This is a predicted structure of a 498-nucleotide part of an RNA (large-subunit ribosomal RNA, domain I) from a Lysobacterales bacterium. Taxonomically the source falls in Lysobacterales (Bacteria, Pseudomonadati, Pseudomonadota, Gammaproteobacteria).

Context: one part of a larger RNA
């Protein structure tokens, strides 16, 4: 020192497992906020680090209902106490609710400074931002007046919020195998507004000489027609077939909506719920044998191993004092609501922009800017443009349903993962930690046993570490670095070789 064999150390892979993810399918909700959010500091428990919970009435305080024997929230016990005079604990109303936050009395380096009026005998309460809107008084140049300036008021906003929605702005990177029109793409992203959906909508549409009849989505026409450095590429429509269907006003509303009442109905706790023994194995039966038995319930999950009859459920049937939602109806109201049939428009030059359409033969729409019509005996559209002709009625306005989406609640569901996967996080994770900071980055880390029965007592040892007895367990090589425990790697024993 090499090779085999045993035995271990040391590692922590693989099987199993799952409290967590991941995806979806019906359904409810789609909003919270000046009545102070969303999200935080800081308190708060006998003994309190943290986490939950709640707020100087602080793991709560009160009323109502559920329910019915154990409770005083997790780690995690001890103490001391609570409860059939119904507690804990659930479901609804209610009160409290420090400080910071839109933050609103001024200020400010959130959680802190500092103030003023009014009330109260005091601890103490109550008010004082800005804007808009409304209503009062007042009141210039300037005579009414009007801007201004007080003041008031159960009136409005304000700010968060995953995504869908409308709008106003608006890239590149990359493709054209280079690049500049072109493309990504009107996509990222930024802003503003609104709703549970938005937006769109009742022909100045379309089609073709036959006609259809609002809008929206979804198959199809169709990867056609077309557009295009005729390069990459980009890309309708008309017809058809579904899905839903609904029209109305400005004169008259059609409708949508608040409120409050009445009925229905459903939702936020809950109840009720069949039917099983014996025996062998075994640590432990639900597993093997024999014998019943239920089923409008053999879905699921638990229980010492694989349970219709053991638990807790499941099919079925029931239930609400208080609050919501939802449909109908009565009533009271708001909104609709700007007008006056649509004139500085239509159309027209120049410059862009939007239509699949890059200026092209370029209709059409939208408009910075110059101009600028008719007035139903008129006017717009049919893709340059004229007839002919067919067809509608612009320049005010409202409108569900069929679509889009999911932060969020419930039931279910998975040829979806099983711990290096699956969320970034099964575990106190946006956590340690890194970064001067950033709407910056960002980890790793699950499993004793059926139950702690988590190892009294003895001995080594530093009053250690850590072992070795005892003793618990079916099992301790199941000992807490704790299910299994693979390989590299490192020993000890033997035998062979050098």
């Nucleotide at each position: 020192c090499g090779c085999a064999u045993a035995c271990g150390g040391u590692g922590g892979a693989u099987g199993c497992c799952u409290u967590g993810g991941c995806g979806g399918u019906c359904a409810g909700a789609g909003g919270c906020g000046a009545a102070g959010a969303a999200g935080g500091a800081c308190g708060u428990g006998g003994c309190a680090g943290c986490c939950u919970g709640c707020g100087a009435a602080a793991a709560g305080u009160u009323c109502c209902g559920g329910g019915g024997a154990g409770c005083u929230g997790g780690c995690a016990a001890c103490a001391a106490g609570c409860a059939u005079u119904g507690a804990u604990c659930c479901g609804g109303g209610a009160a409290u609710g420090u400080c910071c936050g839109a933050a609103u009395g001024g200020g400010g380096a959130a959680a802190c400074c500092c103030a003023c009026u009014c009330c109260g005998c005091a601890g103490g309460g109550a008010g004082u931002a800005u804007c808009c809107c409304g209503c009062g008084c007042u009141g210039a140049a300037u005579a009414c007046a009007u801007a201004g300036g007080c003041g008031c008021g159960u009136g409005g906003a304000g700010g968060c919020g995953a995504a869908c929605u409308c709008a106003g702005g608006g890239a590149a990177c990359u493709g054209a195998a280079a690049u500049a029109u072109c493309u990504c793409a009107g996509u990222a992203c930024c802003u503003g507004a609104a709703g549970g959906a938005a937006a769109a909508g009742a022909a100045a549409u379309c089609a073709a000489c036959a006609g259809a009849g609002a809008u929206u989505c979804c198959c199809u026409c169709a990867g056609u027609a077309g557009c295009g450095a005729c390069g990459a590429g980009c890309g309708a429509a008309c017809g058809g077939g579904g899905a839903a269907c609904a029209g109305c006003c400005c004169a008259a509303a059609a409708g949508u909506u608040g409120c409050a009442c009445a009925a229905g109905u459903u939702c936020u706790a809950g109840g009720a719920g069949a039917a099983g023994g014996g025996u062998c194995u075994g640590g432990a039966a639900a597993g093997g044998c024999c014998c019943g038995c239920c089923g409008u319930a053999g879905a699921c999950g638990g229980u010492g191993a694989u349970a219709g009859c053991c638990c807790a459920g499941u099919a079925u049937c029931u239930g609400a004092a208080a609050g919501g939602g939802c449909u109908u109806g009565u009533g009271c109201g708001a909104u609709g609501a700007a007008a006056g049939u649509g004139a500085g428009u239509a159309g027209g030059g120049c410059g862009g922009g939007g239509c699949a359409c890059g200026u092209g033969a370029a209709a059409c729409c939208c408009u910075g800017u110059c101009u600028g019509a008719a007035c139903a005996u008129g006017g717009g559209g049919g893709g340059a443009c004229c007839a002919u002709c067919c067809u509608c009625c612009a320049a005010g306005g409202c409108u569900a349903a069929a679509u889009a989406c999911u932060c969020c609640u419930g039931a279910c569901c998975g040829a979806c993962c099983g711990a290096u996967a699956g969320u970034g996080a099964a575990c106190c994770a946006g956590u340690a930690c890194c970064g001067u900071g950033a709407g910056g980055g960002g980890a790793a880390a699950g499993g004793c046993g059926a139950a702690a029965a988590g190892a009294a007592c003895c001995c080594c040892g530093g009053a250690g570490a850590g072992g070795g007895g005892a003793g618990u367990g079916a099992a301790a090589u199941a000992g807490a670095a704790c299910c299994u425990g693979a390989a590299a790697c490192c020993g000890u024993a033997u035998g062979c070789g050098u």
It matches the Rfam family "Bacterial large subunit ribosomal RNA". Its family is annotated with structural constituent of ribosome and ribosome in the Gene Ontology. Clan: LSU clan.